[in-house]
RNA sequence: UGGGAAGAUCUGGCAACCGCAGGUAAACAAACCUGAGGAAAGUCCGAACUCCACAGAGCAAGGUACUGGAUAACAUCCAGCGGGGGUAACCCCGGGAAAGUGCCACAGAAAAGCAAACCACCUUGGUUUUUUACCAAGGCAAGGGUGAAAAGGCGAGGUAAGAGCUCACCGAUCACCGGGUGACCGGUGUUAUCUGGAAAACCCUACCUGGAGCAAGGCCAAAUAGGAAGGAAUGAGGCUGCUCGCUGACCUUCGGGUUGGCCGCUUGAGGAACCGGGCAACCGGUUUCCCAGAUAGAUGGUUGUCGUUCUCUUUUGAGAAUACAAAAUUCGGCUUAUCGAUCUUCCUAAAAA
RNA sequence: GGCGGCAUAGCCAAGCGGCUAAGGCAGAGGACUGCAAAUCCUUCAUCCUCGGUUCAAGUCCGAGUGCCGCCU
Numbered sequence: 001u002g003g004g005a006a007g008a009u010c011u012g013g014c015a016a017c018c019g020c021a022g023g024u025a026a027a028c029a030a031a032c033c034u035g036a037g038g039a040a041a042g043u044c045c046g047a048a049c050u051c052c053a054c055a056g057a058g059c060a061a062g063g064u065a066c067u068g069g070a071u072a073a074c075a076u077c078c079a080g081c082g083g084g085g086g087u088a089a090c091c092c093c094g095g096g097a098a099a100g101u102g103c104c105a106c107a108g109a110a111a112a113g114c115a116a117a118c119c120a121c122c123u124u125g126g127u128u129u130u131u132u133a134c135c136a137a138g139g140c141a142a143g144g145g146u147g148a149a150a151a152g153g154c155g156a157g158g159u160a161a162g163a164g165c166u167c168a169c170c171g172a173u174c175a176c177c178g179g180g181u182g183a184c185c186g187g188u189g190u191u192a193u194c195u196g197g198a199a200a201a202c203c204c205u206a207c208c209u210g211g212a213g214c215a216a217g218g219c220c221a222a223a224u225a226g227g228a229a230g231g232a233a234u235g236a237g238g239c240u241g242c243u244c245g246c247u248g249a250c251c252u253u254c255g256g257g258u259u260g261g262c263c264g265c266u267u268g269a270g271g272a273a274c275c276g277g278g279c280a281a282c283c284g285g286u287u288u289c290c291c292a293g294a295u296a297g298a299u300g301g302u303u304g305u306c307g308u309u310c311u312c313u314u315u316u317g318a319g320a321a322u323a324c325a326a327a328a329u330u331c332g333g334c335u336u337a338u339c340g341a342u343c344u345u346c347c348u349a350a351a352a353a
Numbered sequence: 354g355g356c357g358g359c360a361u362a363g364c365c366a367a368g369c370g371g372c373u374a375a376g377g378c379a380g381a382g383g384a385c386u387g388c389a390a391a392u393c394c395u396u397c398a399u400c401c402u403c404g405g406u407u408c409a410a411g412u413c414c415g416a417g418u419g420c421c422g423c424c425u
Stems, first nucleotide, its partner, number of pairs: 001349010012306007020035005037324001041335002044333005049213004056244004061209005066080005081094005095204002100202002103197002118144002121139007152170002155167003171194001172191001174189006217263004227254005237247003270289008307322006354424007363378003371408001380396005401417005
C1' cells in the first nucleotide's frame, strides 16, 4: 500500500426571531428549568404492573433444546465442547432416527427387509464337431445400470466366481481406565462387522407456560325511557380449550342516549464517575444526577453562518442535497430500516528497512 | 395503542411435501353455422416477497409487505 475479519461510537454544530407542551404552583401574568430514537418501528420473545379465586388439580395444547455460567426472566448474553467452511483473522450449525409408528414421488431387482437381481460374473446339465452362442437349474452381490440416497471404507488372504467369509488399519457401537463441574477428550479391550435420510412428520426425553391486556383497572361528572325479545338459583355469566373445582345475579341480541374529566403516568431490575470481585457476561460498594409525558396527540418554522457530499467552473465562486424514521404504561432482548462519518484490535499478500 | 386472521389466473376458489398446480365465470384462438347464440376443443399461474429445512416447498419454519376484522 492492496484485500479482508471482528467490535465500538456519532446521526450535523452555533446564533437570532416567532411559536408549542410539561413542571416550579391551587389559579392568572411574567420568569426560570426541561422537552424523541438507535431503532421511539415490527409486536417476534421475556418480564414488571393491573383485573379475573394473591392463581388451584388433571388432561389437552404450545414453547425451548450441546455443556457450564450470567440474569427478575428469556428464544438474550458470556465462556467452553463437537461438526462444517475459510490460507488466516474469524464465521455458520447444534437433544434423541441402535424406543415406537408413518414417509422417502418417478426411476430402479431392491428405499430399509432376517427381502430382492435387469445387465454382468461363476458352476453344472443340454443343443452344437470344438470355441463362440443359445436354453434350463443353481451360486453371488465385487463391477455396470437406476436414483437425491443402494446397506461401513480401503488393502491383503480366500474362492468356481464372490462376499466381514477371514485378517490388518481407519470409522462406528458397547465396556473399563485416566482427565474435566460438564458437554467432551485420551487410552485399552470388545462386537452376528456393527444398517441410510428426515424429528422446521407424529413422537420420546428434560425443562418451562393459568387467562387477559393500560382501550388492563379504578373514581367522578354528564346523559336517559331503564325500551323490546330471549335465557337464568332445576345455576345464567365469569375464571380455561375440556373435566373437576371456585364464584353467585344478572346475561345475550336489537334499538336509543352520552361519548367529558381525574388517577393509573412516569424515580426506574434508572443514568454517570470511581473503587473492588470475576477470563467474561455480570455482580457489589461509594459519590452524584433527575433526564418527555402529549390525548387526535407538544418537541416546530424562518433566516444567517460553519461543516459534509455531489455537480458546474482555470480559480474566486455558484447551485443542489444532507439517511432511516418520530414517544403513547414501563423495562430487558431479538429482528427489520438506515445517507454517511470516525475510531480500536486482528489476519493476509506484496514491497522496503 | 392492543389483539386476531387472510393473501393461489382479470374474478370466485380446491390443494396429503412428489408427474404438467383441480374446477367454475370472464378473455383469446379454433370447430360447428348462411351469420350469430348455445355447445365442443385448445390456451391463459413469478402460488404476495425474501431467506432457511428437505433429494424435492403452493404446502413446513423464520423475516418482511399489503389487506381485513375485534376491543374504549